Molecule: Bacterial RNase P class A
Organism: Gammaproteobacteria bacterium
RNA sequence: GAAGCACGCCAGACCGUCGCUGGUGCAAUCUGGGAAACCAGGCACUGGAGGAACGUCCGGACUGCAUAGGGCAGCGUAGGAGGUAAUACCUCUCCACCGUGAGGUGAGGAUCAGAGCAACAGAGACGAGCCGGUUUAGUCCGGGUGAAACGGGCAAUCUCUACGCGCAGCAAUACCAAGUAGGCCAGCGUUGAUGUGGCUCCGCAGAGCUGGCGGGUAGGUAGCACCGAGCCGGUGGGGUGACUCCCGGCCCAGAGUAAUGACGGUCACAUCGGGGGCAACCCCGAUGCACAGAAUCCGGCUUAUCGGCGCGCUUCACAC
Numbered sequence: 001g002a003a004g005c006a007c008g009c010c011a012g013a014c015c016g017u018c019g020c021u022g023g024u025g026c027a028a029u030c031u032g033g034g035a036a037a038c039c040a041g042g043c044a045c046u047g048g049a050g051g052a053a054c055g056u057c058c059g060g061a062c063u064g065c066a067u068a069g070g071g072c073a074g075c076g077u078a079g080g081a082g083g084u085a086a087u088a089c090c091u092c093u094c095c096a097c098c099g100u101g102a103g104g105u106g107a108g109g110a111u112c113a114g115a116g117c118a119a120c121a122g123a124g125a126c127g128a129g130c131c132g133g134u135u136u137a138g139u140c141c142g143g144g145u146g147a148a149a150c151g152g153g154c155a156a157u158c159u160c161u162a163c164g165c166g167c168a169g170c171a172a173u174a175c176c177a178a179g180u181a182g183g184c185c186a187g188c189g190u191u192g193a194u195g196u197g198g199c200u201c202c203g204c205a206g207a208g209c210u211g212g213c214g215g216g217u218a219g220g221u222a223g224c225a226c227c228g229a230g231c232c233g234g235u236g237g238g239g240u241g242a243c244u245c246c247c248g249g250c251c252c253a254g255a256g257u258a259a260u261g262a263c264g265g266u267c268a269c270a271u272c273g274g275g276g277g278c279a280a281c282c283c284c285g286a287u288g289c290a291c292a293g294a295a296u297c298c299g300g301c302u303u304a305u306c307g308g309c310g311c312g313c314u315u316c317a318c319a320c
Base pairs, nucleotide, nucleotide: 001316002315003314004313005312007310008309009308010307012267013266014265015264016263017262018261020048021047022046023045024044025043026042030041031040032039033038050291055301057300058299059298060297061296062169063168064167065166069201070200071199072198074165075164076163077162078161079093080092081091082090083089094108095106096105097104098103109160110159114158115157116154117153126151130143131142132141133140173222174221175220176219183213184212185211186210187209188208194205195204196203230250231249232248233247234246236245237244238243269288270287271286272285273284274283275282276281
C1' cells in the first nucleotide's frame, strides 16, 4: 500500500419567524362544552422519537380468570458448562463443516422400543434374491449397480427420552356517570343445568342456560409515562467472558384523531462541472443529505439503512 475479518460509535450543527404537545408554578374560583362524570381556556419556566421507535418472531413485568391444583391432550426447547427477571437470547467451551488466515456456520439427545421412508441405476432398497464358481448341503467364495446390498442410513416423518409452558391479553383490567328495556318464541334444567376460557378429575359457586326474532348503549377517569430488571460516569472490586457488586451523579417523550412540525438563512458533509495551484489544497456553481416514526412497559432476535469515524487482527505485495 492492497484485499479482508471482528467489535464499537455517529446519524447533520446553529440562528430567525410561525405553530403542535406533556409537566410544574402562579392567578381568577372566572369563562366555555357536557345530562353528569369530567374536559378545555391565561401567563411564566421547562421536556418532546430511534438505532432500528420497524416486524410483532421469542422472553418477562403487569392485569383478569380459583393465590392456577392433579391427569390427558397440545405446544416448545435439545452437545457441555454458565449468565439473566426470563428466553428459542447472550457468553465460554467440545465436536463437525467452510475459509490460506483473522474468523464464520451448525435444525449437534435417541434408530439395541415401535412404525414409516429411500430418486436414478440395479435381478433385488429392507420384501428377498441375479450372475459365475464351489459344496454332502442355498454349503461357501466372488462379481456388477448404487449414497447405501443385510450391517446399516434418515428423527428438518411419526415416535421415544429429558426439561419447560395454566389460558387470555392494555380493545387486559378497575372505577365514575347518563340513557335505554331488557321484550317475544322454542328447547333443556334442583334426578344439578350452567360457570370455573382445550378435555377431564377434584374443589368452589350454583338457578338459570342455550337458540331464534327484534332492539339499546359504547361518555369519562385511572391503568399510563413511572425511583425503575432505569440512565450516565469510574485506569474501582470479582470473572477468560456473558455478567455482577461497589462508589458518584441524574430524573429522561407520551397522546387516544393520535404532539414531536413548517418556512427562510448560514455553515458542515458527499458527488458532478468549471477555474486556480508543483502539490497538500483553495474558490465558484448545481444536485443530494439514508432507512424510517413511539402507543402498557422492559430484555432480546430478525429485517431496512445515504454516508462517516475509531480500535484490534489476518493475508499478500513492496521498501529499509